[in-house]
RNA sequence: GCCCUCGUAGCUCACCCGGAUAGAGCGUACGCCUCCUAAGCGUAAGGUAGUGAGUUCGAGUCUCGCCGAGGGCG
Numbered sequence: 001g002c003c004c005u006c007g008u009a010g011c012u013c014a015c016c017c018g019g020a021u022a023g024a025g026c027g028u029a030c031g032c033c034u035c036c037u038a039a040g041c042g043u044a045a046g047g048u049a050g051u052g053a054g055u056u057c058g059a060g061u062c063u064c065g066c067c068g069a070g071g072g073c074g
Stems, first nucleotide, its partner, number of pairs: 001073007010026004019057001028044005050066005
């Protein structure tokens, strides 16, 4: 320098042939339970889907640039 894959909640990920409200587990907060803690149960908060632009009636999903991570070739 060229090519491929990936970037979604604090962490690990799902959703990725576009369709309207973005979810799960763990963690966190609060409550229940308990003499107390842990475990268990319940509730809640937490996301402009890396960033900018484009296509479209509609984009996490498609296209392009940039940034970052991993891998391959030279």